[in-house]
The RNA shown here (Bacterial large signal recognition particle RNA) has 266 nucleotides and comes from Thalassorhabdus alkalitolerans. The model forms 92% of the base pairs in the Rfam consensus. Lineage of the source: Bacteria > Bacillati > Caryophanales > Bacillaceae > Thalassorhabdus. The gene name in the source record is ffs. Model confidence (mean pLDDT): 76 of 100. It matches the Rfam family "Bacterial large signal recognition particle RNA". Rfam describes the family as follows. The signal recognition particle (SRP) is a universally conserved ribonucleoprotein involved in the co-translational targeting of proteins to membranes.

RNA sequence: UCGUGCUAGGCGGGGAGGUAGCGGUGCCCUGUACUCGCAAUCCGCUAUAGCGAGGCUUAAUCCCUUCUCGAGGUUUUGUCUCCGUAAGGUCUGCCCUGAAUAAGUGGUGUUGACGCCCGGGUUCUGCGCAACGGGAACCCGUGAACCCUGUCAGGUCCGGAAGGAAGCAGCAGUAAGCGGCCACUUCCGUGUGCCGCAGAGUCGCCUGGGUCUAGCUAACUGUUCAGGUAACGCUUAUGGAGGCAUUAUCAACAGAAGGUGCACGG
Numbered sequence: 001u002c003g004u005g006c007u008a009g010g011c012g013g014g015g016a017g018g019u020a021g022c023g024g025u026g027c028c029c030u031g032u033a034c035u036c037g038c039a040a041u042c043c044g045c046u047a048u049a050g051c052g053a054g055g056c057u058u059a060a061u062c063c064c065u066u067c068u069c070g071a072g073g074u075u076u077u078g079u080c081u082c083c084g085u086a087a088g089g090u091c092u093g094c095c096c097u098g099a100a101u102a103a104g105u106g107g108u109g110u111u112g113a114c115g116c117c118c119g120g121g122u123u124c125u126g127c128g129c130a131a132c133g134g135g136a137a138c139c140c141g142u143g144a145a146c147c148c149u150g151u152c153a154g155g156u157c158c159g160g161a162a163g164g165a166a167g168c169a170g171c172a173g174u175a176a177g178c179g180g181c182c183a184c185u186u187c188c189g190u191g192u193g194c195c196g197c198a199g200a201g202u203c204g205c206c207u208g209g210g211u212c213u214a215g216c217u218a219a220c221u222g223u224u225c226a227g228g229u230a231a232c233g234c235u236u237a238u239g240g241a242g243g244c245a246u247u248a249u250c251a252a253c254a255g256a257a258g259g260u261g262c263a264c265g266g
Base pairs, nucleotide, nucleotide: 001266002265003264004263005262006261009057010056011055012030013029014028015027020046021045022044023043024042034054035053036052037051038050063259064258065257066256067255068254072250073249074248077245078244079243080242081241082240083239084238085237086236087235088234093232095228096227097226098225099224100223101222103221104220105219106217107216108215115211116210117209118208119207120206121205122204123200124199125198126197127196128195129193130192131190132189133188134187135186136185139180140179141178142177148173149172150171151170156165157164158163
């Protein structure tokens, strides 16, 4: 150095999580690199860290170590965006209330605004009057078997008679009561009427007259000040998700360098 036959080794790896720790099943990233059984309310081990069984391959491009690269995951810090929670009205807009102003709009004004002066009504009180409602009186009608009046038939009583007495019914009139009542008279009441008079009142509304000379108003918008409101925006804190940057860490694949058996024969 070549050939043959063996053996160590290898036949995926990694991340997070889980675990006292190490692997595995499960999830995720790479990638294509045996099979069967066990396994998250876990399965199996002990720093020599899956257990059990079977198969393939081979001392090298295939095994081992180191370095480079760095898919991907985790982590620190900061910032941005989104979603949620809590607080804040003495940050702050939106919104609401009150006061002021008069830039805009509108209304009104030479048919004289605003202002000033005078008068009246509406308001209140008192008196009077009218109206309305109710009652009473008057008047009419009715109305007492007896306990109203007058007249009292019949009948009764007294009397020798003449004559007298009481008195039912009837009739007439009336009391209490009942009914009607246009008008006249009287009493009471009334958010009926300002009709009459006097006084009070002048906040508001309506109205009449005189004067002055050009604005007045504040309904809406705007502006200013004060107060309120936590639904939204805003401020602060906090939780979650994502992007960017940063810190740390693990690291697949790929690449580079180095290392590494045994036996026999040529």